[in-house]
Predicted 3D model of a 485-nucleotide part of an RNA (small-subunit ribosomal RNA, 3' major domain) from a soil metagenome. The RNAcentral record of the full RNA draws on MGnify. Rfam family: Bacterial small subunit ribosomal RNA. Gene Ontology terms of the family: structural constituent of ribosome and ribosome. The prediction has a mean pLDDT of 82.

Context: one part of a larger RNA
């Protein structure tokens, strides 16, 4: 100087408390451990591994296993030699394919030449070589990228001063703030990286613009409908501008920074949300994104293919979904979104089918058409009457649909039947402070299809509680002890 303390002081955080909803019990989905296996490829390991890499494992992917094949190689560059039209293309044979073999016709440039023919060269082919190749190893040799403490308020420097020196000071102190934020004081005076601001979305208004959007006025028109003319008020779209600054008033404070209350305002003291992550810590993670040093393999640890495996199952754990019902289930009627996506695509209407879906096919490269004909919870009416039920839907039987070369291992969906556990969950444990939790549906990436109940977004309905900082956890500043560095 740090680090640490079951030392002290001050302060903060869904850290506790106060609340609301969960997990831990059940079934299923998914990841992991373990076990098994020819293989169940590999990595991730307290927080910060475990719906993680994987935003798509039937083949492919694929890295694993078994078997079949291959050796200048699936891919790059160069060299030597050979040789002919080979290769490519078509047909056939063996084969699971990969691969191997046989046959057929077509067929290159340049030079000499009338032609026949001769000479020569390049890709390719064959052969040889140099090399290719490796998801083999080391993340404790590395780059790059990332997690975490933590969006915590810290981390430093120049000059000066103090100290023999390590170092100190500044950065401590008094206030204040979300903040090393600002003010005052001060042997310090300044400065940098961080904080804040600048950026994006959202909340208000104005201006510009008016189709594909809109519907007030005028006219036309329909069973109805912005359907048509005309229009750009309104909504909206998307570009610009204004607006919030403790600016104003009162009180308070050290005449300060600021704090409390008020006015005006769509918004008030950082308005809400996002992007943004200082010096560093964990020899944290990744050699399997990629790159890369060393080491290792080179008829194999490379390469190709078929099938299998990554999906196994006595168990154990994590993360989720669905429930256990009456604030509910079922039936009928009826209302209101936003974000997005669409040409190998989205697919209306009509018709067929109980349905998944099918047929035909309009329109749409999209503010135009479609996904999406009025999302679901909601609202109105009816049934059920507390029961393992008209709760719950696992499992299994049967019949179908769709994608795809192909759904046995191992896809999703529909219909009929079946109708398991489960009556609110021990110790323990998680999230959340407002348009949040809870609850309801919708969209998207990946993607032929899909094991998505995941992930990333979107809107609908919409709470309770916080008097506080003793305690648990983590963190910041000052101080103290130390046999630790």
């Nucleotide at each position: 100087u740090g680090a640490c303390g079951g030392g002290g002081g001050c302060u903060c955080a869904c850290a506790c408390a106060a609340g609301c909803g969960g997990u831990g019990g059940a079934g299923c989905a998914u990841g992991u451990g373990g076990u098994u296996c020819a293989a169940u490829u590999c990595g991730a390991a307290g927080c910060a591994a475990c719906g993680c890499g994987a935003a798509g494992a039937a083949c492919c992917u694929u890295a694993c296993c078994u078997g079949g094949g291959u050796u200048u190689g699936a891919c790059a560059u160069g060299c030597g030699c050979g040789g002919a039209u080979u290769a490519g293309c078509c047909u056939c044979c063996c084969g699971a394919a990969a691969g191997g073999g046989a046959g057929g016709g077509u067929c290159c440039g340049c030079c000499c030449g009338a032609a026949a023919g001769g000479g020569u060269g390049g890709a390719a082919c064959g052969u040889g070589c140099a090399c290719a190749g490796g998801u083999g190893u080391u993340g404790c040799a590395u780059g790059g990228c990332u997690g975490u403490c933590g969006u915590c308020a810290g981390c430093u420097c120049g000059u000066g001063u103090c100290g023999u020196g390590a170092g100190a000071u500044g950065u401590u102190g008094g206030g204040u703030u979300a903040a090393g934020u600002c003010c005052c004081g001060u042997a310090a005076c300044g400065a940098g990286c961080g904080a804040a601001a600048c950026c994006c979305c959202u909340g208000u208004u104005c201006c510009u613009a008016g189709u594909u959007g809109c519907g007030a006025c005028c006219g036309g028109g329909u069973c109805g409908a912005g359907c048509c003319g005309a229009g750009c008020a309104c909504u909206c779209u998307a570009g610009g501008a204004a607006g919030a600054c403790u600016g104003c008033c009162g009180c308070u404070g050290u005449u300060a920074a600021g704090g409390c209350g008020g006015a005006g305002g769509a918004a008030g003291g950082u308005g809400g949300g996002g992007a943004u992550g200082a010096c560093g810590u964990c020899a944290a993670g990744u050699c399997a994104u990629c790159a890369u040093g060393g080491c290792c393999c080179u008829u194999a640890u490379g390469c190709c293919c078929a099938g299998g495996g990554c999906g196994a199952c006595a168990c154990a754990c994590g993360u989720g979904c669905u429930a256990c019902a009456a604030u509910g289930g079922c039936c009928g009627g009826u209302a209101c979104a936003a974000c997005g996506g669409g040409u190998c695509c989205c697919g209306a209407a009509a018709c067929c089918g109980c349905g998944a879906g099918g047929u035909c096919a309009a329109g749409g490269c999209a503010a135009u058409c479609c996904c999406u004909u009025g999302a679901a919870a909601g609202c109105c009416g009816g049934c059920c009457c507390c029961a393992g039920u008209u709760c719950a839907g696992a499992u299994c039987g049967g019949a179908g649909g769709c994608u795809g070369c192909a759904a046995c291992u191992c896809g999703c969906c529909u219909c009929c039947g079946u109708g398991a556990a489960g009556u609110c969950g021990g110790a323990a444990u998680c999230g959340c402070u407002a348009g949040u939790a809870a609850u309801c549906g919708c969209g998207g990436a990946u993607c032929a299809g899909c094991c998505a109940c995941g992930c990333c977004g979107c809107g609908g309905u919409g709470a309770a509680u916080a008097u506080g900082u003793u305690c648990c956890u983590g963190a910041g500043c000052c101080u103290u002890g130390u046999a630790c560095a």